The RNA shown here (Fluoride riboswitch aptamer (crcB RNA motif)) has 88 nucleotides and comes from filamentous cyanobacterium CCP2. The model forms 100% of the base pairs in the Rfam consensus. The coordinates come from a structure-prediction model, not an experiment, and the mean pLDDT is 80.

RNA sequence: AUUGAAGCGGGUGAUGGAGCUCACCCUAACCGCCCAAAAUAUCUAGCAAAUUGACUAGUUUAUGACGGCUGAUGGCUCCUACUGUUCU
Numbered sequence: 001a002u003u004g005a006a007g008c009g010g011g012u013g014a015u016g017g018a019g020c021u022c023a024c025c026c027u028a029a030c031c032g033c034c035c036a037a038a039a040u041a042u043c044u045a046g047c048a049a050a051u052u053g054a055c056u057a058g059u060u061u062a063u064g065a066c067g068g069c070u071g072a073u074g075g076c077u078c079c080u081a082c083u084g085u086u087c088u
Stems, first nucleotide, its partner, number of pairs: 009026005016079006032069003039063003043058004047053001
C1' cells in the first nucleotide's frame, strides 16, 4: 500500500422533520409511474456474400426528448407544508 473478515459507528429506502421497527449499503445502498418523436442498439425477413454488412423492409424488444400523473412513510404513529370538503 492492497485485499478479505469482524466489531463499533455511520448512511440509504422518488419531495421536509421526529419516535419505533424492517430491509439494504459501507463508497455503495438510493435516484417513481404513463405516453412516446427523432436517433441508436437489438430481433425477424430479404438482398449481398469471398466466414467479412457503411443495404432494404418491418408485426419485435430496449434506451428515449416534449408532454402528462400519484405520493411528504420502506412500514406504523405524530408534526409541518400542500390539496379537497364542511362548520364557526